[in-house]
RNA sequence: CGGGUUGUGGCCUAGCUUGGCUAAGGCGCCACACUGGGGGUGUGGAGAUCGUGGGUUCGAAUCCCGCCAACCCGA
Numbered sequence: 001c002g003g004g005u006u007g008u009g010g011c012c013u014a015g016c017u018u019g020g021c022u023a024a025g026g027c028g029c030c031a032c033a034c035u036g037g038g039g040g041u042g043u044g045g046a047g048a049u050c051g052u053g054g055g056u057u058c059g060a061a062u063c064c065c066g067c068c069a070a071c072c073c074g075a
Stems, first nucleotide, its partner, number of pairs: 001074007010027004020058001029045006051067005
C1' cells in the first nucleotide's frame, strides 16, 4: 500500500441482502418476596438510539460513501 472479516447495554450474543410496532436474549447489577443467615429460587426494575461522519428514503442497526479501530491474507 491492496483485499477481506468484524465493530449492538458493564460482558457475551441475536437482529443486518425481507428498511417499518417501543432494538431481543443470556450473564452481571438494583429492589422486593421466600429462607434464621449465606447461597438459591421467584417477581419487578435500571441500563445500548446500534464504531464514527455524511447520503438515500415518508422511515435506516438494516441500503450507499468516507473515516476510525481490531483481526486475517497478500505485497